[in-house]
């Protein structure tokens, strides 16, 4: 990388390092030298797998391996994207 299912209007930010980009694409509209984006450390949010609890299911509980912490996946458009478990 491809394929399938499922979610994607709800939650949650300090620091310290860089230095000019950043929101995936095309329009828009933001955000950013009061330091964005990225990257580290610490914190949190979520519960998608795993975990306990339940006989089992429902349902609960904790947070282990993802994820995720401006704006409804920002906002329209697409043969779009982005997470998660599984296939081949």
């Nucleotide at each position: 990388g491809u394929u399938u299912c499922a979610u994607c209007a709800a939650g949650a930010g300090c620091g310290g390092u860089c230095g000019a980009g950043g929101g995936a694409c095309g329009g828009g509209c933001c955000c950013u030298a009061c330091g964005a984006c990225g990257c580290c450390g610490c914190g949190g949010c979520a519960a998608c797998c795993g975990c306990u609890c339940g006989a089992g299911g429902a349902g609960a509980g904790a947070a282990g391996g993802u994820g995720c912490c401006a704006a409804c996946g920002c906002c329209c458009g697409a043969g779009c994207g982005a997470u998660g478990a599984g296939g081949a």
Predicted 3D model of an 88-nucleotide RNA (SAM riboswitch aptamer (S box leader)) from an Actinomycetes bacterium. Its mean pLDDT, the model's own confidence on a scale to 100, is 87. It was read from a public genome assembly, where an Rfam model found it. It matches the Rfam family "SAM riboswitch aptamer (S box leader)". Rfam links the family to the GO term regulation of gene expression. Rfam describes the family as follows. The SAM riboswitch is found upstream of a number of genes which code for proteins involved in methionine or cysteine biosynthesis in Gram-positive bacteria. Taxonomically the source falls in Actinomycetes (Bacteria, Bacillati, Actinomycetota).